Predicted 3D model of a 346-nucleotide part of an RNA (small-subunit ribosomal RNA, central domain) from Prevotellaceae bacterium S4-A16. It matches the Rfam family "Bacterial small subunit ribosomal RNA". Its family is annotated with ribosome and structural constituent of ribosome in the Gene Ontology. Taxonomically the source falls in Prevotellaceae (Bacteria, Bacteroidota, Bacteroidia, Bacteroidales).

Context: one part of a larger RNA
Parts: sequence; structure tokens; C1' cells
RNA sequence: UUGGGUUUAAAGGGAGCGUAGGCCGUAUAUUAAGUGUGUUGUGAAAUGCAGAUGCUCAACAUUUGACUUGCAGCGCAUACUGGUAUACUUGAGUGCGCGCAACGUAGGCGGAAUUCGUCGUGUAGCGGUGAAAUGCUUAGAUAUGACGAGGAACUCCGAUUGCGAAGGCAGCUUACGGGAGCGUUACUGACGCUGAUGCUCGAAGGUGCGGGUAUCAAACAGGAUUAGAUACCCUGGUAGUCCGCACAGUAAACUAUGGAUGCUCGCUGUUCGGUCUUAUGACCGUGCGGCCCAGCGAAAGCGUUAAGCAUCCCACCUGGGGAGUACGCCGGCAACGGUGAAACUC
Repeated sequence: UUGGGUUUAAAGGGAGCGUAGGCCGUAUAUUAAGUGUGUUGUGAAAUGCAGAUGCUCAACAUUUGACUUGCAGCGCAUACUGGUAUACUUGAGUGCGCGCAACGUAGGCGGAAUUCGUCGUGUAGCGGUGAAAUGCUUAGAUAUGACGAGGAACUCCGAUUGCGAAGGCAGCUUACGGGAGCGUUACUGACGCUGAUGCUCGAAGGUGCGGGUAUCAAACAGGAUUAGAUACCCUGGUAGUCCGCACAGUAAACUAUGGAUGCUCGCUGUUCGGUCUUAUGACCGUGCGGCCCAGCGAAAGCGUUAAGCAUCCCACCUGGGGAGUACGCCGGCAACGGUGAAACUC
């Protein structure tokens, strides 16, 4: 528990697709379900309310009226909502044309670097640190030259750049798949928006099976430091990091800002496409940035990519701790995830 809120105070679901549902363009006609109005029936009595009357008054009692805000029938109205019919094009979609991008999946290729191996040159150190030591090295290391192996990542370009729903995506190239943008207004004619349940995708880390293993590196070992040092520093080093298939389903999954539509001053940079008669320009659309008017905001700030002005739909919040815990249920091989309290306490 509503005339309130959700960037930072509690609060936007990690993201998409989409079922039910909710909401929905323009015009005309029709209907009359919602809606409005009139009337009829019914809405027990008592109680309560108002008037009057009876007990000397009052309490009390009697009586009359309204009320009973409802339901149903019938008649009328037709602006709006709904139903039906017809038509429309501006929402939505399609066609045609043009270029665009680190968008996805699969394959092929490339050079540099690290490490390792073999051979050569060469000799006593190398490495590491605040300083050292562990470690490596006369069985020839470090350094340097040649050849080879293998795995992983792609320097410069590179940028408030671009693409993607989000997670995310960067060497070159091929194939397949997807996308938005601009132009044209040729076609369809409201086909739309949102979306509980559901389904799909979802970084890193983790799990199962099978590969691979160059680097780095949880755990672990050693050396230091220290009062101690289960750390920070150093030398090593296994899972992992990589690939395939399957699971898992969480993040400060952040713009801490849900999606859609319309409206509301400007200046400036830039991506992609286009138009113009003078191109270092002007303008149109599209995305990405910076600064600001009005307005908003507790302020910081936001400000046509709104946190402004409005409409629609979904999600979520309701003092701190206890607690994202317990219990139950669902999912998972497990780790754990989802849902999610209370006592008590301040």
C1' cells in the first nucleotide's frame, strides 16, 4: 500500500524472441455492449436520519417521509470506448538501387616475439632485488649466429572510430549467414507497441569427457622480509589459460539510467549515405561524442542519445541488522544457482 518512487538515498529483470494479457493510426456508415438519461418493478421489518404526535419534560413510544447509493425490464441519446462493414496512407512491412562495418560460423595462410631442441662462435659468470638469497652454469650457461619444433596472441594503423540485443568483437584472406543506414516512393494496407509464464543467447572463473600445453599462473615448494609473514618481493611450479563436445547461468552483466512513440532553443567535433549553382562550403537523414537555453533535480548534475513535457506496457522498491541467511520447492554431476522468510535486535 498511494494523487509516491527506481543515475548516486531502498528500487530497471544480464540481453533478446515471443504466448496469454494490456494498450493502439485516419475517414465514413452502422450497431448500441460499456456510457448517459427517463420510467416501471423490486430493494422485508426493526435500527439510523428528518418532520409531526402521545406520556407534565426527557429517555421511551406511535406515525409519516426520505433513505436503502443496488439489481432487472422497457424507452430515448450516440460524443467517447467496444463490435461490424467499407475506404485510406502517415505507423509497420516488402520490392528496387547504392555503398558500409574489429557482426557471426567454418576453413586456409602470414610475420614478429617467448620457450624448447640441434649445430657453430665464445668464456666465467648469468639471473634476480630496496639489498640479497633460493635458482641456472666449466657435463660450457648467460650472450651471439644458423636451422628446426610447437603453442598462444595479433605490434603499427587505432581514434570519446566502427559493428552487435546484450555478453562481446581487432593480423590477412575465402565461403556461408545475419544487420542497420541512405536513396526511390513501386507494392501490402494498421499487418503495430509492450510482454507475466515460456524459449534462446549469456564475460571471467568452475565442472565432465577427449585433445593440446609455448607463455603466464591459483594451489604447492623453496629463498627473502618480519616480532611473526600461512602475504606483499624473488626462484620454481600443477590445475587452469587454448581446441572440440556437453553442463553451468552468475558479474560494479554499469550508461549503476527497462522498452516503444510523439513533442520541446542552440553551438561544436565526428561515422556512414545523400542533395546543391561557385566544394576549405551549405543542407538532409543516420549513429557516436563535447558544451549549453528552457525545463527538471535534494544536490552532484541531466539537458533532442533527457534524468524535460506526455502516452502505453513490463520489471522492481517500502527503515538498518538478522540475510540474499534458514526452511521448503525447482534446477545442477558437483560447485552452486533460482525463489526467499521469521524470531530477535537497534